[in-house]
RNA sequence: CCGCCGAAAAGGCAAGCCAAGCGAAAGUUUGGUGCGCAAAAGCCAGUAUCCAGGUUAUUGCUCCAGAAGUUAAUGACAAAGAUAGCUGGGUUGCCGAA
Numbered sequence: 001c002c003g004c005c006g007a008a009a010a011g012g013c014a015a016g017c018c019a020a021g022c023g024a025a026a027g028u029u030u031g032g033u034g035c036g037c038a039a040a041a042g043c044c045a046g047u048a049u050c051c052a053g054g055u056u057a058u059u060g061c062u063c064c065a066g067a068a069g070u071u072a073a074u075g076a077c078a079a080a081g082a083u084a085g086c087u088g089g090g091u092u093g094c095c096g097a098a
Base pairs, nucleotide, nucleotide: 005096006095012037013036016033017032018031019030020029021028022027035085041091043089044088045087046086047084048083049082050081054077055076056075057074058073059072060070061069062068
């Protein structure tokens, strides 16, 4: 010096909860707290989970020749979106005991 590895030290991240904001929602941002994490940093891929604004049909109601409107209920379709502290691979990174 490098690799493996993970004691100590200095730091880092932040589950869940609380507050405020954004979003239709899932969720997310900031602050606080602190479950935990040696990559719980980032990229690619996979896997899993969450969400249903919207469209359409029927019924009801208003109106009514029809059409149209409306909230509510039920059924069907469904992208887009979101999360992973799940898996695999690559890249980068703090320290240096056994």
Predicted 3D model of a 98-nucleotide RNA (c-di-GMP-I riboswitch aptamer) from Anaerolinea sp. The sequence is in RNAcentral, with records from Ribocentre. The coordinates come from a structure-prediction model, not an experiment, and the mean pLDDT is 77. The organism belongs to Anaerolinea, within Bacteria. Rfam family: c-di-GMP-I riboswitch aptamer. Gene Ontology term of the family: cyclic-di-GMP binding.